[in-house]
Context: one part of a larger RNA
RNA sequence: UUAGGUGUAAAGCCCCUGUAGGUGGCUUUUCAAGUCUGUUGUCAAAUUCCAAGGCUCAACCCUGGAGAGGUGGUAGAAACUACCAAGCUGUAGUUUGGUAGGGUCAGAGGGAAUUUCUAGUGGAGUUGUGAAAUGCGUUGAGAUCAUAAAUAAAACCAACGUUGAAAGCACUCUGUUGGGCCGACACUAACACUGACGAAUGAAAACUAGGGGAGAAAAUGGGAUUAGAUACCCCAGUAAUCGAAGAUGUAAACGAUGGAUACUAAGUGUUGUGUGUAUUCAUCCGCGUAGUUUUGUAGCUAACACAUUAAGUAUCCCACAUGGGGAGUACAUUCACAAGAAUGAAACUC
Numbered sequence: 001u002u003a004g005g006u007g008u009a010a011a012g013c014c015c016c017u018g019u020a021g022g023u024g025g026c027u028u029u030u031c032a033a034g035u036c037u038g039u040u041g042u043c044a045a046a047u048u049c050c051a052a053g054g055c056u057c058a059a060c061c062c063u064g065g066a067g068a069g070g071u072g073g074u075a076g077a078a079a080c081u082a083c084c085a086a087g088c089u090g091u092a093g094u095u096u097g098g099u100a101g102g103g104u105c106a107g108a109g110g111g112a113a114u115u116u117c118u119a120g121u122g123g124a125g126u127u128g129u130g131a132a133a134u135g136c137g138u139u140g141a142g143a144u145c146a147u148a149a150a151u152a153a154a155a156c157c158a159a160c161g162u163u164g165a166a167a168g169c170a171c172u173c174u175g176u177u178g179g180g181c182c183g184a185c186a187c188u189a190a191c192a193c194u195g196a197c198g199a200a201u202g203a204a205a206a207c208u209a210g211g212g213g214a215g216a217a218a219a220u221g222g223g224a225u226u227a228g229a230u231a232c233c234c235c236a237g238u239a240a241u242c243g244a245a246g247a248u249g250u251a252a253a254c255g256a257u258g259g260a261u262a263c264u265a266a267g268u269g270u271u272g273u274g275u276g277u278a279u280u281c282a283u284c285c286g287c288g289u290a291g292u293u294u295u296g297u298a299g300c301u302a303a304c305a306c307a308u309u310a311a312g313u314a315u316c317c318c319a320c321a322u323g324g325g326g327a328g329u330a331c332a333u334u335c336a337c338a339a340g341a342a343u344g345a346a347a348c349u350c
Stems, first nucleotide, its partner, number of pairs: 005320002007304002012318001017198001021194003025088004033081002035077009049065003053061002092188003095184005103177001105175005114150003118146001120144002125136002163168001207246002211242001215241001220236004258317006266295002269292008299306001323350003332343004
C1' cells in the first nucleotide's frame, strides 16, 4: 500500500462554515482527451520458456521461434467519462401565504426563599450530632413581628415534550434577530455533495485587570471520631461560583455511532403542519409531510444488540486505527500571560 475495518474489542475530528481537490440529475448534439479494436516500430546480446540439433547421455553448447507488459506511430468505433452547444425539472435555491419553538441579543418589571441591618415583643437557652464538643447567647441570642438592603437561582406548569451545528437554552413582558417546517402559483436551471489547509463557535475548571459577593463552598483554622485521621461528621471560612471585557481551547465535548443521497415489513406513542368522503365549533377518524420515542420482521452482528432516525442494501467524500506497556511521555516546532494545548517518537520490556 492492498484487503478487511472504526456502537462496546485499536479506530469517527467537540461542532459548524468553507478554499483547493475528489465525486456528481435527465435529454439531444459536437469532438475524440480518457476508453475500446486492428495494424505497425521499438524495448541489444546473453538469460528464461518452446521446438529441433551437437558433445555416448546429462549438465553444457548451438540454430530457430514465441508471449505478456511498457512506450511511440497509424487506421477506425462512439456506448461510457471528459469537452462543445442547446434544452428539461425531479437535486438545490429564490419568491409568496402560513406556522411552532426554554434558538440569539438587549431592556424593563414582579414574586417566593436565604442572609444581613434597624426597631418592637420576650427572657434562657440555641445550634449541631450516632453521641458530643467547638460555635452563638443576659453587651439580650434562638423564637416572633414590621420596614429596609443585597446577591444568586428560577417551585408548580414540566412531558421518554420543544429548540439549536454543537457547547447549550426555562420567572413575566417588550423590542431585536438567525434558522426550521408545511402549503401553493410562479421563477432560476444542476447552481449539488463532501471537504486536506484555513476561519468562526466551543461546558466546567484554572488565568488577566477592575467590579460584585446572599447562599453554599476547594484551601485553611477549630471541634469530634480514631492506634493515627493531613478524611468521612460538626462549627467557622478564603479563592472560585455572579456581571462586563479579554485570554485559554479542553471533557465519558457520548448516540462512546462523521456527512450526503437512494432503496428495504409492520405496529404504537408524541411535537409541528397540510388536507379529506371527518367537521356548526372544540374534538375524533383517515391520508400526507417534517421531527422525535418505543416494539419488532427481513437483513446484519463475535455476542450484546441495531433494525426506514440502521449497526440492513448500495454510491460519493473526509477523518481515523494496525499487539500491551514505555506514552499522549521525551525531543523539536507552533500557539498560550501562565496553567498548559496541538503535532508526536524511540530504546527497552512482555